[in-house]
Parts: sequence; structure tokens; C1' cells
RNA sequence: GCCCAGGUGGUGGAAUCGGCAGACACGCUCGGCUUAAACCCGAGUGACUUAACGGUCGUACGGGUUCAAGUCCCGUCCUGGGCA
Repeated sequence: GCCCAGGUGGUGGAAUCGGCAGACACGCUCGGCUUAAACCCGAGUGACUUAACGGUCGUACGGGUUCAAGUCCCGUCCUGGGCA
């Protein structure tokens, strides 16, 4: 240099043929259980903003297509693999 695969919350990892982003698990927080813990059970858990109801933003980054993009198209960056 060329080719292929990938980049999604704190972590792993889903998301059909483009239609509620984050299922599920782990972790964390609060509560229950316990003399106290562990285990186990219940609830919550992206960010900003708001007194609250709500609102806005968010899938590596920047654009494009579309009523609608994690998904399709173009460019860039990064990671892994292959070829030379």
C1' cells in the first nucleotide's frame, strides 16, 4: 500500500427486511433476609436540563439518503486478521 471483519451505557453483549436504542447477564445503588455478613429475594441504574410533569441529546467521528438510520451510501480515525 491493497483486501476482509469490527467500534453500541460502568463491563460483556443483543437489536428481524430501516420503525420504542441498550434485551439479557455482570457490576453498582437502595430495600428485605441475618446478631452482623455472605448467599438469596425485590426495586432502580445512559447524559444534560427541570421544583415536578416533562424536554433535549445519545450507537467511534463528520457528512448524505429517507417520513424515519446502530442498520443503507461517502469520507476520516481506531482495533484485529490476511496479502504484498
Predicted 3D model of an 84-nucleotide RNA (transfer RNA) from an uncultured Actinomycetes bacterium. Rfam family: tRNA. Gene Ontology term of the family: triplet codon-amino acid adaptor activity.